[in-house]
């Protein structure tokens, strides 16, 4: 000097997921989500179930599996085995796109990088004042340009 790991502190990113009080259990504030009238909306709904949080929707391709059809073999027949990928479906897997979303003051434009999941309710929910019920986790480490705006600091 470089790299890796660990600890502490600081600064930030996604997200509602922060702060205060309390020995603790818990409580409060803020933020977030759901249910819930009239009016409006829907003229439909009831297994092809439906709905919610979330940016995370929607495609088609390949594979795999199942069913049907056709052909061959065996069989008295039912049927069994094999082939066709011929048609259909999908619990699934793999990649390719995509509606949409994120990236260090804010907005816009261009560029670049990345995400495009997961979970919950349980046959039930449009909106929705009053009212009612919940959550307040987890995971990470960026720094390209231009215009406008804002804020802070320094100097005088």
């Nucleotide at each position: 000097c470089g790299u890796g790991c660990g600890c502490a502190c600081g600064c930030g990113c996604c997200g509602a997921a922060u702060c205060c009080c309390g020995c603790a259990a818990g409580g409060g504030a803020g933020c977030c989500g759901g249910g819930g009238a009239a009016c409006c909306a829907u003229c439909a709904a009831c297994u092809u179930g439906g709905g919610g949080u979330g940016a995370a929707u929607c495609g088609g391709g390949c594979g795999c599996a199942a069913u049907c059809g056709c052909c061959g073999u065996g069989g008295a027949a039912g049927c069994a085995c094999g082939g066709c990928u011929g048609a259909u479906u999908g619990a699934c897997g793999c990649g390719c796109g995509u509606a949409g979303g994120a990236g260090a003051c804010c907005u816009u434009c261009c560029c670049c990088u990345c995400c495009g999941a997961a979970c919950c309710c349980g046959u039930c929910a449009g909106c929705u004042a009053a009212c009612c019920c919940g959550g307040u986790a987890g995971g990470c480490g960026a720094u390209g340009g231009a215009a406008g705006g804002a804020a802070a600091g320094g100097a005088g």